[in-house]
This is a predicted structure of a 482-nucleotide part of an RNA (small-subunit ribosomal RNA, 3' major domain) from a metagenome. The full RNA is in RNAcentral, with records from SILVA.
Context: one part of a larger RNA
RNA sequence: UGACGGGGGCUCACACAAGCGGUGGAGCAUGUGGUUUAAUUCGAAACAAUGUGAAGAAUCUUACCCGGGUUUGAAAUCCUUGGAUGCCUCCUGUGAAAGCAGGUCGGGUUGCCCUUUGGGGUGAAACUUGGACAGGUGUUGCAUGGCUGUCGUCAGCUCGUGUUGUGAGAUGUUGGGUUAAGUCCCUCAACGAGCGAAACCCCUAUCUUUAGUUGCCAGUGGUUUGGCCGGGGACUCUAGAGAGACUGCCGUUGUGAAAACGGAGGAAGGUGGGGACGACGUCAAGUCAUCAUGGCCUUUAUGUCCGGGGCUACACACGUGCUACAAUGGUUGGUACAAAGGGUAGCGAAGUCGCGAGGCCAAGCAAACCCCAUAAAGCCGGCCCCAGUUCGGAUUAGAGGCUGUAAUUUGCCUCUAUGAAGGUGGAAUCGCUAGUAAUCGUGGAUUAGUUAUGUCACGGUGAAUAUGUUCCUGGGCCUUGU
Repeated sequence: UGACGGGGGCUCACACAAGCGGUGGAGCAUGUGGUUUAAUUCGAAACAAUGUGAAGAAUCUUACCCGGGUUUGAAAUCCUUGGAUGCCUCCUGUGAAAGCAGGUCGGGUUGCCCUUUGGGGUGAAACUUGGACAGGUGUUGCAUGGCUGUCGUCAGCUCGUGUUGUGAGAUGUUGGGUUAAGUCCCUCAACGAGCGAAACCCCUAUCUUUAGUUGCCAGUGGUUUGGCCGGGGACUCUAGAGAGACUGCCGUUGUGAAAACGGAGGAAGGUGGGGACGACGUCAAGUCAUCAUGGCCUUUAUGUCCGGGGCUACACACGUGCUACAAUGGUUGGUACAAAGGGUAGCGAAGUCGCGAGGCCAAGCAAACCCCAUAAAGCCGGCCCCAGUUCGGAUUAGAGGCUGUAAUUUGCCUCUAUGAAGGUGGAAUCGCUAGUAAUCGUGGAUUAGUUAUGUCACGGUGAAUAUGUUCCUGGGCCUUGU
């Protein structure tokens, strides 16, 4: 100087408390451990591994296993040998591929030069012989770059000059207030400065203005009652440019400070709400399997091609989720209101067939135009009457549909039948402070299809509680002991 303390003081945080809803019990989904296996490829390991890499494992992917091929190689560059060769058909093989035979077309592909038009020389591309070399998801993340997690969006981390101490160092950065903040003010042997905080950026909440199609329809005319048509720019909206919020104004408190509290006006008030943004560093944290890369290893194999299998196994243990256990419900009929997205190898209306998944035909749309596309919870009625039930839907059987070369290992969906556990969950433990929790649906990426209940976004309905800091956990500042 730090670090640590079951030392002290101050202080913050869904840290506790106050509340609401979960997990832990059940079934299933998914990941991991373990076990098994020819193989169950590899990585990730308290928080910060375990719905993680993987935003899509039937083949491919694929790295693993078994079997069958191949060796200048599937792909790259260079040197070298050769004259050809290309295409089609047939046979053998699971395939990769290999061999044999036959046929056909062009005389025979192409640039330049010479030429007696027979040909010759030299290149380009492809093939071929040999050689340099390639290749490696082999190893080392404790040799590395890059990228990332974490403490933590916590308020800290430093420097120059000066002063001080023999020196390591100290001071500044401490103290008194204040703040979300080393934020600002005052004081002070310090005076300044930098990286962080804040602001600048994006979305959102209000208004003005510009513009008016594919969007809108107040007034007006028509109407098949559909903004459909004439028309209109008012409104909504779209997307450009601006305005607006700054403790700016008033009062009280405060050191004539910073600021705090209350009020006015205002769409919004004290960082308005959200996002992006992550200081110096810590964990030899993670990644050599994104990529790059040093060393080491391999080179008829640890490279590469193909078929099949495996990554999906299953006594069990754990994590993360979904669905429930019901009446604030289930079921059934009617009826209302979104936002944000995606679409040409695509989205696919209407019509029609099917109980349905879906099929047929096919309009429109590279989309504010057409389509995906009925939002659901909600509201208004009917039934159920507290039961293992009209709750719950696992599991199983049969019959179908879709994608794809292929659905057995191992896909999703529909219909009929079947109808398991489960009656609110021990110790323990998690999330959340407002348009939040809870609850309800919708869309996208990846994808031929999908095991998505995951994830990323979108809107609808919409709470309770916080008087506080004694305690648990983690952090910051000062001080003390070592």